[in-house]
RNA sequence: UCAGCACGGAUAGCGCCGGGCCCGCCAAGCGGGUGACAAGGAAGGGGUCGAUCGAACCAUUCGGCGGGUGGCCCCUCGGCUGGCACAGUCGUCACGAACGGAGCAAACCAGGCAGGUAACUCCCUGACAAAGAACGUUCGAUGUGCCGGA
Numbered sequence: 001u002c003a004g005c006a007c008g009g010a011u012a013g014c015g016c017c018g019g020g021c022c023c024g025c026c027a028a029g030c031g032g033g034u035g036a037c038a039a040g041g042a043a044g045g046g047g048u049c050g051a052u053c054g055a056a057c058c059a060u061u062c063g064g065c066g067g068g069u070g071g072c073c074c075c076u077c078g079g080c081u082g083g084c085a086c087a088g089u090c091g092u093c094a095c096g097a098a099c100g101g102a103g104c105a106a107a108c109c110a111g112g113c114a115g116g117u118a119a120c121u122c123c124c125u126g127a128c129a130a131a132g133a134a135c136g137u138u139c140g141a142u143g144u145g146c147c148g149g150a
Stems, first nucleotide, its partner, number of pairs: 014066004019062001020034006037054001039052001043076007077091004082147005095140006109126004114121002
C1' cells in the first nucleotide's frame, strides 16, 4: 500500500457500473469523465404486487445491478359519541367521495469564481411546475349491545 473479515455511520431520483457515449495518450490497448433535476412520501411486524408527481434548447434522465417511506391482505397498537366490547372506517393532519381556489423547487439555461491537458467537476447569483398534503364548499356514512350520567 492492497485485499479479506468484524463493527459503526451516511445516502433514497439514492448508491454503484466493466455496456454505451465523451476525453487524453505511445492507439495492441491503457488511463480518465459522464451515467435522474428536484417536489412528495414512514404507527409497528409479516406477506404480496409494485414505484407517485412534474421540470428539461426533447435530451445517454440510454443501458445494467442493488436499494427505496406506495397499493392490497393478516396481526398488534392507536383515532373516530362518557366508558367497555364487537363491527365499520381510517393511521397520529387518523370516515369516504366530488368540486374549487391558493401556494411551493432544483437542475437545464445565462453570468461569475475555482480545479483539470481535456472530456468534465465544485461553488455563487437569477426565473418558472405538477401531484400529494393542507384549506374551502357540497353530498354521503357515523352501527349493535351493556353500563353510567343528564

Predicted 3D model of a 150-nucleotide RNA (glmS glucosamine-6-phosphate activated ribozyme aptamer) from a Chloroflexota bacterium.
The organism belongs to Chloroflexota, within Bacteria.
The sequence was found by an Rfam model in a public genome assembly.
It matches the Rfam family "glmS glucosamine-6-phosphate activated ribozyme aptamer". Its family is annotated with regulation of gene expression and catalytic activity in the Gene Ontology. Rfam's curators write: This entry contains a glucosamine-6-phosphate activated ribozyme that is found in the mRNA for GlmS. GlmS is an enzyme that uses fructose-6-phosphate and glutamine to generate glucosamine-6-phosphate. The ribozyme catalyses self cleavage of the glmS mRNA that is thought to regulate GlmS activity.